The prediction has a mean pLDDT of 75. This is a predicted structure of a 389-nucleotide RNA (Bacterial RNase P class A) from an Acidimicrobiales bacterium. The gene name in the source record is rnpB. NCBI's taxonomy places the organism under Bacteria, Bacillati, Actinomycetota, Acidimicrobiia, Acidimicrobiales. The RNAcentral record of the sequence draws on ENA.
[in-house]
RNA sequence: UGAGCCGGCCGGGUGGCCGCGGCACCGGAGGGGCUUUCUUUGGCUCCUCCAGGGGUCGAGGAAGGUCGGGGCUCCGCAGGGCAGGGUGCUGGCUAGCGGCCAGUCGGGGUGACCCGAAGGAAAGUGCCACAGAGAACAGACCGCCGAUGGCCCGGGCUCGCCCGGAGCACAGGCAAGGGUGAAACGGUGCGGCAAGAGCGCACCAGCGCCCGGGGCGACCCGGGCGGCUCGGCAAACCCCACCCGGAGCAAGGCCAAGCGUGGGACGGGUUGCCCGCCCGAUGUCCCCAGGUAGGCCGCUUAGAUGGAUGGCCACCCCGUCGCCCGCCCGGAUACCGAAAGGCCCGGGCAGGUGGCGGACAGAACCCCGCCUACAGGCCGGCUCACCAC
Numbered sequence: 001u002g003a004g005c006c007g008g009c010c011g012g013g014u015g016g017c018c019g020c021g022g023c024a025c026c027g028g029a030g031g032g033g034c035u036u037u038c039u040u041u042g043g044c045u046c047c048u049c050c051a052g053g054g055g056u057c058g059a060g061g062a063a064g065g066u067c068g069g070g071g072c073u074c075c076g077c078a079g080g081g082c083a084g085g086g087u088g089c090u091g092g093c094u095a096g097c098g099g100c101c102a103g104u105c106g107g108g109g110u111g112a113c114c115c116g117a118a119g120g121a122a123a124g125u126g127c128c129a130c131a132g133a134g135a136a137c138a139g140a141c142c143g144c145c146g147a148u149g150g151c152c153c154g155g156g157c158u159c160g161c162c163c164g165g166a167g168c169a170c171a172g173g174c175a176a177g178g179g180u181g182a183a184a185c186g187g188u189g190c191g192g193c194a195a196g197a198g199c200g201c202a203c204c205a206g207c208g209c210c211c212g213g214g215g216c217g218a219c220c221c222g223g224g225c226g227g228c229u230c231g232g233c234a235a236a237c238c239c240c241a242c243c244c245g246g247a248g249c250a251a252g253g254c255c256a257a258g259c260g261u262g263g264g265a266c267g268g269g270u271u272g273c274c275c276g277c278c279c280g281a282u283g284u285c286c287c288c289a290g291g292u293a294g295g296c297c298g299c300u301u302a303g304a305u306g307g308a309u310g311g312c313c314a315c316c317c318c319g320u321c322g323c324c325c326g327c328c329c330g331g332a333u334a335c336c337g338a339a340a341g342g343c344c345c346g347g348g349c350a351g352g353u354g355g356c357g358g359a360c361a362g363a364a365c366c367c368c369g370c371c372u373a374c375a376g377g378c379c380g381g382c383u384c385a386c387c388a389c
Stems, first nucleotide, its partner, number of pairs: 001385010012316007020058004025053002027050009060360001064371002067369005072248004084244005089103005104118001105116004119239002124237002126233003141178002143174003148171002150168002152165006186204006205229001207226008252297004258292001261289004265284002267279004317358008326349006335342002
């Protein structure tokens, strides 16, 4: 200098003018109660309203998605189990979480570092498309072999047997090599064989068991033995471990009009009275009840009945583009100049001036997290490459 990685932070500032919402105060208007006065009026207090006045407070890092957890509220609930759902390496933190921190293992990157639903496939069931001969007690297309048996050729003879053959590829053998595939039943070497093959051996990898050491643990390091090798998928069923009651502020609580409804009292009838029963569109300045409209609380140092927190101007800041001027470095040398240099071309830095742009997004019961969106900028740490000293 260039290219990256990780963490943290900001996300416009100042002033003027205009505007919006909450709160209390002042002022004004209307109404009620008490009191003063013969009356008018005055005083105190309460409620409602406002194109009024000055004061004070008024969005975010995500207020967003509504994904996880909790508070709060109502309903349900003896206890246990089934069903259903969620989570799933280890240790810690937390009220709790699918969160955070530190680590383990696996994968990616040269690296800083990043990513991972990361229990069990040797409990059982199931699936593995296409291609391919064969896809899980696997298989033989090309290929290799043809030792053995057969055929063929030659020879021998006691005539149906024997001997020999670098022949054939019929039976058959093989799985090394080719080919298919995401995946083909360990890898390399030597031996072995007709050809081959864990068929044998050595080393390596993997699996299981055992032992020693380290770590709280996931796990790691080392050694020994074994059959010589066992595929993948559980975001398929399933198994194992742990966790989970439901609905949500339109939760829910309080007050409660008018019309109507139900009940009571009064009224009429039933035998004079009481109880009981019946009647009533009837009537009442009567009483009671539940519900509705509506209001209040829940509700918050922003706190809404559909939702305020904004707009304009000036200056500053940041980014970008154009123009102008200056300085520095390099090139070229046609022209001017005796030369230095100028002019010209390319690059860098600083200044002036003008244009354009400054994101994502707007609390609605509250809190803790996660995820997603975001113009531009700042700070710190680290990695790689090249150059200079």

Of the family's consensus pairs, 89% are formed in the model.